The RNA shown here (transfer RNA) has 73 nucleotides and comes from an uncultured Opitutales bacterium. It matches the Rfam family "tRNA". It is annotated as a transfer RNA.
[in-house]
RNA sequence: GGGGCCGUAGCUUAGUUGGAAGAGCGUGUCGUUCGCAAUGACAAGGUCGUCGGUUCGAUCCCGAUCGGCUCCA
Repeated sequence: GGGGCCGUAGCUUAGUUGGAAGAGCGUGUCGUUCGCAAUGACAAGGUCGUCGGUUCGAUCCCGAUCGGCUCCA
């Protein structure tokens, strides 16, 4: 220098032939307990890496760019 894959909640990640985002763990509150643990219910937490384009509408399609892994030189 070139190719491929990946980037979504604090962490691990699901999702998508375009209709607007969920789970587990964790966190907070409440209940059960003398208390803890455990467990149940509820809640908070995301500009879907960034910028631009296409579209009525983009996590999804297109381009560029940043970061990680990997292959070639």